[in-house]
Molecule: transfer RNA
Organism: Prevotellaceae bacterium UBA1720
């Protein structure tokens, strides 16, 4: 250099057809308890890797770039 895959809250992942960005764990607060854990309720936290484009509308489609993994050489 060539081919394929991945990048989404702190962590692991959904979002498959373009139409409100979600789940589990974790974190914070409250409840329960003599207390802790467990359990219950609520909350914070996301420029969806970056830029441009298409579209009324992009996590999703197109182009380029960056990082990581794999294959081939």
């Nucleotide at each position: 250099c060539g081919c394929g895959g991945a990048g989404u809250g702190g962590a692991g992942c959904a979002g498959u057809u373009g139409g409100u960005a979600g789940c589990u764990c974790g974190c914070c607060a409250g409840g329960c308890u003599c207390a802790u854990a467990a359990c219950c309720u609520g909350g914070a936290g996301g420029u969806c890797a970056c830029a441009c484009g298409u579209u009324c509308g992009a996590g999703u489609c197109g182009u380029g770039u960056c990082u990581c993994c794999g294959c081939a050489a």